[in-house]
Source information
Small-subunit ribosomal RNA from a bacterium, 1490 nucleotides, folded computationally. The RNAcentral record of the sequence draws on ENA and SILVA.
RNA sequence: UUCUUUGAGAGUUUGAUCCUAGCUCAGGACGAACGCUGGCGGUGUGCCUAAGGUAUGCAAGUCGAGCGACCACUUUUUGAGCCGCAAGGCAAGGGAAGUGGGAGCGGCGAACGGGUGAGAAUAACGUGGGAAGAUACCCUCGGAUGGUGAAUACCUCGCCGAAAGGCGAGCUAAUGCACCGUGGUCUGCGUAGAGAAUUACGGUUCUCUAUUCAGUAUAGGUCGCCUUUGGCGACUGUCCGAGGAUUCGCCCAUGUCCUAUCAGCUAGUUGGUAAGGUAAAAGCUUACCAAGGCGAUGACGGGUAGGGGGCGUGAGAGCGCGUACCUCCACAAGGGCACUGAGACACGGGCCCUACACCUACGGGUGGCAGCAAUCGGGAAUUUUGCGCAAUGGACGAAAGUCUGACGCAGCGACACCGCGUGAGGGAUGACAGCCCUCGGGUUGUAAACCUUACUCAAAAAGCACCGGCUAACUACGUGCCAGCAGCAGCGGUAAAACGUAGGGUGCAAGCGUUGUCCGGAUUUAUUGGGCGUAAAGAGUUCUGUAGGCGGAAAGGAAAGUAGUCAGUAAAAUUCUUGGGCUCAACCCAAGACUGGCUGGCUAAACUACCUUUCUAGAAGUAGAGAGGGAGCAGCGGAACUGGUGGUGGAGCGGUAAAAUGCGUUGAUAUCACUAGGAACACCAAGGGCGAAGGCAGCUGCUUGGCUCUUUCUUGACGCUGAGAGACGAAAGCGUGGGGAGCGAAACGGAUUAGAUACCCGUGUAGUCCACGCUGUAAACAAUGGAUACUGGAUGCUUGUUCCUCGCCUUUGGCGAGGAGUGGGCGUCGAAGCUAACGCGUUAAGUAUCCCGCCUGGGAAGUACGGCCGCAAGGCUAAAACUCAAAGGAAUUGACGGGGACUCGCACAAGCGGUGAGGCAUGUGGUUUAAUACGAUAAUAACCGUAGGACCUUACCCAGGUUUGACAUGCACUUGCAAUCCGCCAGAAAUGGCGGAGAUCCUUCGAGGGUAGUGCACAGGUGUUGCAUGGCUGUCGUCAGCUCGAGUCGUGAGAUGUUAGGUUAAGUCCUUUAUCGAGCGCAACCCCUAUUGCUAGUUGUAUCACUCUAGCGAGACUGCCCGCGCAAGCGGGAGGAGGGUGGGGAUGACGUCAAGUCAGCAUGGCCUUUAUGCCUGGGGCCACACACAUGCGACAAUGGUCGGCACAACGGGUCGCAACUUUGUAAAAAGAAGCCAAUCCCUAAAAACCGAUCUCAGUUCGGAUUGAAGGCUGCAACUCGCCUUCAUGAAGUUGGAAUCGCUAGUAAUCGCCGGUCAGCUAUACGGCGGUGAAUACGUUCUCGGGUCUUGUACACACCGCCCGUCAAGCGAGGGAAGUCGAAAUCGCUCGAAGUGCCACGUCUGACGUGGCCCUAGAGCGAGGUCGGUAACCAGCGCUAAGUCGUAACAAGGUAGCCCUAGGGGAAUCUGGGGCUGGAUCACCUCCUUU
Repeated sequence: UUCUUUGAGAGUUUGAUCCUAGCUCAGGACGAACGCUGGCGGUGUGCCUAAGGUAUGCAAGUCGAGCGACCACUUUUUGAGCCGCAAGGCAAGGGAAGUGGGAGCGGCGAACGGGUGAGAAUAACGUGGGAAGAUACCCUCGGAUGGUGAAUACCUCGCCGAAAGGCGAGCUAAUGCACCGUGGUCUGCGUAGAGAAUUACGGUUCUCUAUUCAGUAUAGGUCGCCUUUGGCGACUGUCCGAGGAUUCGCCCAUGUCCUAUCAGCUAGUUGGUAAGGUAAAAGCUUACCAAGGCGAUGACGGGUAGGGGGCGUGAGAGCGCGUACCUCCACAAGGGCACUGAGACACGGGCCCUACACCUACGGGUGGCAGCAAUCGGGAAUUUUGCGCAAUGGACGAAAGUCUGACGCAGCGACACCGCGUGAGGGAUGACAGCCCUCGGGUUGUAAACCUUACUCAAAAAGCACCGGCUAACUACGUGCCAGCAGCAGCGGUAAAACGUAGGGUGCAAGCGUUGUCCGGAUUUAUUGGGCGUAAAGAGUUCUGUAGGCGGAAAGGAAAGUAGUCAGUAAAAUUCUUGGGCUCAACCCAAGACUGGCUGGCUAAACUACCUUUCUAGAAGUAGAGAGGGAGCAGCGGAACUGGUGGUGGAGCGGUAAAAUGCGUUGAUAUCACUAGGAACACCAAGGGCGAAGGCAGCUGCUUGGCUCUUUCUUGACGCUGAGAGACGAAAGCGUGGGGAGCGAAACGGAUUAGAUACCCGUGUAGUCCACGCUGUAAACAAUGGAUACUGGAUGCUUGUUCCUCGCCUUUGGCGAGGAGUGGGCGUCGAAGCUAACGCGUUAAGUAUCCCGCCUGGGAAGUACGGCCGCAAGGCUAAAACUCAAAGGAAUUGACGGGGACUCGCACAAGCGGUGAGGCAUGUGGUUUAAUACGAUAAUAACCGUAGGACCUUACCCAGGUUUGACAUGCACUUGCAAUCCGCCAGAAAUGGCGGAGAUCCUUCGAGGGUAGUGCACAGGUGUUGCAUGGCUGUCGUCAGCUCGAGUCGUGAGAUGUUAGGUUAAGUCCUUUAUCGAGCGCAACCCCUAUUGCUAGUUGUAUCACUCUAGCGAGACUGCCCGCGCAAGCGGGAGGAGGGUGGGGAUGACGUCAAGUCAGCAUGGCCUUUAUGCCUGGGGCCACACACAUGCGACAAUGGUCGGCACAACGGGUCGCAACUUUGUAAAAAGAAGCCAAUCCCUAAAAACCGAUCUCAGUUCGGAUUGAAGGCUGCAACUCGCCUUCAUGAAGUUGGAAUCGCUAGUAAUCGCCGGUCAGCUAUACGGCGGUGAAUACGUUCUCGGGUCUUGUACACACCGCCCGUCAAGCGAGGGAAGUCGAAAUCGCUCGAAGUGCCACGUCUGACGUGGCCCUAGAGCGAGGUCGGUAACCAGCGCUAAGUCGUAACAAGGUAGCCCUAGGGGAAUCUGGGGCUGGAUCACCUCCUUU
């Protein structure tokens, strides 16, 4: 200085993480449609479906200056005739001129313009070239435009026909047609010359030049002037020739969709010769000859499709599309055909066939909107039967002009883009209403009202979607897994920001959303820019090797690729930049830039390819050595096994967890001898060897493949890979023939089991073996394709080789051992690096290059259909519909395991005593009931809430009453007055009514406080939700754990610390240690208790020191000794009241169970308010066939009964405890001292001990039940209390399966006290003391806990997850006897129109008739392809709670899985071979470290 202006992510798999992978969203666009809504304008745009059918009108005519005739009118002329006395007039008809008209001949146009996209994958289109062509009108140049003739339309006449139309006769013109003449640079033959190519040297062919002869043309019109039978001129036309321009035809190269489940196609096919044909090259056509041509770089077939400029999107590369505009092509109802013409095989021309429609006199005719409008139909869907030729453009014409649904305008549609508006300024009591609310307020909101103001008039003009996340925007109510939402994940089961409504908010705005489609995001087909050990993905091998791709070193050449430069092309529009015009913009205009690409010329020569010449590092070979279960064939051997024969022998054998089936007195098993047979080869033997893989093992021989080392002798890149192809390829299986000892699918039997088509056992057939042939698959695995090069090491094994040292021997040598090098192979650990991680790591999964194969969400499915292979089984190739939002890999933390290691616990074991049987008490379930109130209900409910239900309690039921309330606060009003107390009546009571007593506090004299009534706010609720909550509690568990900070490691979840080795009751402590510390727990601190000291002491004691009471201390710490140990600590001992936390208590980490409790209390929401509140009486909570749980007391002699007699502790007491006395058999009563308590009382302790009796019985055991009589509490003892006495005297004789508690002052046993409480259901609960044991080998097992480790498909966490059949519903696809259809093919027959050809007729021609070839099409037949439909069949998918089992995940309870074969309701089982993607234990090998 120039160029470039450009790239965002998120949600969703999990308890969490990283990765892989799909699905979904945010953006832009549209010829759109649908929903709600809708003011204006500009510019665009509008049948995407039925190339379906079309009424009606219009869309191509024009020229009289090419021609003749006709009609009408005008002018003019002539004018038979008529009228008129005449002048003159009228006038049929004719001529001429003009204007107009509709036909006709003729010319030009109609091949343009306009429409559509059916067909067509090449006869097309795009780009770039080419030669063998034509080209009306137009332009330029040169020349010519002489003479003559025969017809015909129109018209007239006649005829046929319904019509459409046609026929015959007659007349006529031309720029129509024909003939003659002339005629060139035209054509043809010939002649002469020149050149080129070829040659068999004779010639032949082609080109050019000159030339004789022959052949082939023409048309006039208008106007002007003049000397007018005519001439001249101008314009225009016509003909010939040459050139240009334009347009078109043809050829070549190159590019242009999907499909190989389309692999072979082709007979005019490919080429040649000759002829024909065309405007022109050519198999374009025909005859003959040859046998070619195309194809994995995809022919042929099938499907789909107009192509391009461009448009959308995208950072780009790309991907998708081809509407409008421009361009090319194709088509014109479906097909075929030619004619005319400069041009057509012709959208608004013709002929024929077909389908359809219309007219008809039934004989026959007519038609083609994919032109513009319009209409029906189809469809989610797409406009007016408009105006005008004024502009632009086109046809004709000399022109005027005519025609033009091209075009220009208008109309309809928010269909799109762009612009504008719906007001602006002021306006706070922040109005009313609405919504929310913590009730204070907030918000809508300057928004409105109102005022001012511009525009003529503020007048007429705002909606739609959304608001849980992605994604901007939140509350209330309603609903209650319902109704519904949803793009994805998901929301909704009574507190929904996710449904519906409202308020508020957010976004866009005359639109907003939804749906559909395309691109993007998606690096999710990866050229830019992905992968393949375990996620999807390396083919079984790569042994041989085709095509292809890639390829070592040096020199030279040429220039294909490549690079540079110049030129041509790359239409315009579009896009971009700049400028300009519409008030801006959209839109339009101009200039510039851009345009990959293709083509041609020149230049360069590094690299790749090519050619030439060399080289030796790759590769191969020769020579010399070496190791080996490499392969094939043949032979030989011993052990074992089974059978046979014989001997001995005599009752069992065999088999299992245990058994049974089975074998055996016809002699098994066992044992000895002999013999037969088949299969496999112990030890050696080792991740040791070999092979491409599968695989290969006794010994010997023969044949044979590969590999390694050494030498550096030979060749000279000969190489690597390798689509297809060939070959090999475990086991099972198949065919034929053998063989058959053992084993052993199937089968049979026995067990096991709920069943057992299994696991275990006994038999046993195919098979296993051999030969030949087939099959072609495996977890054919290192889940890792081959080759080459490079990139630190350590350490083994194996096999060569070089050197050195040593030893031995049979000594130029051999063998062995060691060391140092150097090659090949097989392992392990590891730097860097890579990896999602695990891991890989010179044998790469590192760094690079080359080649091949393969992958693209899960399921359906390696399945269907088709094809190929196979005898079959089956293999190879290989989809879709439908369905899900995941499926998956690695690693992490937990939990779990019929995994492992360690360890603890009254967990088991060892003991003692119970429960479970019976009776009773109590609780629960169930049942009952008017009600049996509610809750708790595995462990962790069930003598639990309830430390006490006759009323009360009370929440339940019945009945009666009450409504500001039994209770709280406030306000207003009222009236009376204190308050309060008493009595009477009704009533079951509540309550109601009446009467009486009382007559006040304060005072500023208004009032206030209090009280009563009325009313309003509100009270009240044991109503609901413990799954909305607080608090409290249970359980794991008094288990030893649970965490944090900083650091470090890991992408991360997380790890480390907390692991390891010891030790402990303990994460207690010690040692080690990438950790260092800390917290909550443990322990300790607290209380009681055991010993003791001191102090004090009432009410204890007659007194005191003791005891006792209660306060302060001491004491115990592994402190001391011995042993072991690094230490922590452990074992033993001494002393001591006590010894190793002395015993007991309180104390309960992080958390788990949505554990329990809304009825202890508190509390959000909901519900109720003359009731679900409140009061009262009565009843119920106490029922009773039954089941369960917890207890009491028993079954008796270690006892019962009676008598005597001894020793506690904790506690309680004034509405109380009560001595003592009396009465009563007793409960108790009547009196009553003392005591507010170390004083008095409860208070008697009981078992024990000493005697007596009972003597093994349903008893002098046991006491249930029942009767009677009493006592006490209390308003009240019926439902429904306790106690006493007398009487009654049930079951029960030690308890099945199962199960509970307890390790020492414990269990067991004995009594005592307390709370609650009027009384009591207490045998409960909480305490107190008395007497007072047994046992623990030990940790295999059961249960539970802890730590570490391992596996996992579990995470709601094993009460997990999960498989298959069957049954039901729904769905899609497949098969299928058939049946229907579509588009084609082949063969035969027929064959319209039409070109061409032939024959005949005609003098010839035109023409006619007949025939031939081709052909649209039709008929018949055949075999396929594709599609629709279908009885029925088999599988598949989906669907909260169906059936059967339990296959898989843990060692998943028989390890699982792969291939294969057989069996079975099903998952599956069994046999054979294989794999580890198997846990666990032991052993071996190897590695690392020391």